[in-house]
């Protein structure tokens, strides 16, 4: 000075004027039989970091239900800790990538079994098409060499051989085993075997382990018309039709899908500190809270000043976490490179 | 606000138990046939499969993220 890695913080200020939603407080007007609406006055409040996507874990109601066992179905998958919990989190381990800071990883199991691997190639789990050698004119041996393929019988060299070939041998790689390190994944030393036995489980399966289902348009309580069902009634009236017979006109009662009220915000919650851990995280004390709660849906307009000129975007039970989407600006710590001292 | 579904040629389908150049029908094009048109005969062209990424030797299809579209839930009013 350039080029990057990590991690987190912020999300336009300020003023006036109008405008709306929710609380409180006054206490005036209208409207109503009452309950209580509706207006008016001031005060206080009023969108996120994702309020999105509904991918996950819960709380909350409600259905089932034996606090059991199987089983479908359907998620998750290296080790270890956090947590209410999860597929989330922090640490690690193996593997890929980068010169490095660092980053990514659905990473059990393919000698339980099953299916698939098209073309091409001689041949795809099982080998002689070319080529080499040998015998001969017909057979043999050969995986070195050629070409096809994503994938061809570990790799490469010497030796050895009619030519070859782990047929032997030294390296590298693999497989088993023994020890020493780690709670563990897994790592590092040493030994022993030539060591055929291919990919695909984001096919289907097996193993292990976890899920009972649905959502606030759940659901709870008033409860209109209208709907089901008892009762009553001596007779006549009424409508429906002229007559019978039935319905409805009375009075309970169910369920209740119009409507209304609750569910509706203080909560695994925020901020500071203190002790424990490497971390994620628990903990101890102290303080904070009317800091949105709407039901056709409120949170907005203008106008002035200022800057570094303002991105993604808008609550609908709630809360943790994940992914997705973001202008700009500002920390913190850490790498490469070049330069000057 | 909740639950599910479904994207393929200019329209409407199929394929999606992975596999070779991805088919159908309708339209479109070009040529006979016709005085011209339809019809009819003969041929031909149209797709990054809604966008990204992973998985696999291969991917419309399997897995995931995302964007558009469509259905249900308010059992009579």
């Nucleotide at each position: 000075u350039g080029a990057g890695a990590a991690a987190g913080u912020u999300g336009g200020a300020c003023a006036a004027u109008c405008g709306c939603g929710u609380g409180c407080g006054a206490c005036g007007g209208c409207c109503g039989a009452a309950a209580g609406g509706c207006u008016c006055c001031g005060c206080a409040u009023g969108a996120g970091g994702a309020a999105a996507g509904u991918c996950c874990g819960g709380g909350c109601u409600c259905c089932g239900c034996a606090g059991g066992g199987c089983g479908a179905g359907g998620g998750u998958g290296c080790c270890g800790g956090g947590u209410a919990g999860u597929u989330c989190c922090c640490g690690g381990u193996g593997a890929a990538g980068g010169c490095g800071a660092c980053u990514u990883u659905a990473a059990g199991g393919a000698a339980a079994g099953u299916g698939c691997a098209a073309c091409a190639g001689a041949a795809a789990u099982a080998a002689a098409c070319c080529g080499c050698c040998a015998u001969u004119u017909u057979u043999g041996g050969u995986a070195a060499g050629g070409g096809u393929g994503g994938a061809a019988a570990g790799g490469c060299g010497a030796g050895g051989u009619a030519a070859g070939a782990g047929c032997u041998c030294a390296c590298c790689g693999g497989u088993c085993u023994u020890c020493c390190g780690g709670c563990g994944a897994c790592g590092g030393a040493g030994g022993a075997c030539g060591c055929u036995c291919u990919g695909u489980a984001a096919a289907c399966c097996c193993c292990a382990u976890c899920c009972g289902g649905a959502g606030c348009a759940a659901c709870a309580c008033c409860g209109u018309g209208g709907g089901a069902g008892a009762c009553g009634a001596a007779a006549a009236g009424c409508a429906u039709u002229g007559c019978c017979c039935g319905u409805g006109c009375g009075u309970c009662u169910c369920a209740g899908g119009a409507g209304g009220u609750g569910g509706c915000u203080a909560g695994a919650a925020c901020c500071g500190c203190u002790c424990a851990g490497a971390a994620a995280u628990g903990u101890u004390c102290g303080g904070u809270c009317u800091c949105a709660g709407a039901u056709a849906g409120a949170u907005g307009a203008u106008u002035g000043u200022c800057c570094a000129a303002g991105a993604c975007a808008g609550a609908a039970c709630c809360c943790g976490g994940c992914u997705u989407a973001c202008a700009g600006a500002c920390u913190u710590u850490c790498u490469c490179a070049g330069a000057a001292c | 606000c909740g639950a599910g579904g479904u994207g393929u040629a200019g329209c409407g389908c199929a394929g999606c138990u992975g596999g070779c150049u991805a088919g159908c029908g309708c339209g479109c094009c070009u040529g006979c046939u016709u005085u011209g048109g339809g019809a009819g005969c003969a041929g031909g062209a149209u797709g990054c499969c809604g966008c990204g990424g992973g998985u696999u030797c291969a991917a419309a299809u399997c897995c995931u993220g995302u964007c558009a579209c469509c259905u249900c839930g308010a059992c009579c009013a």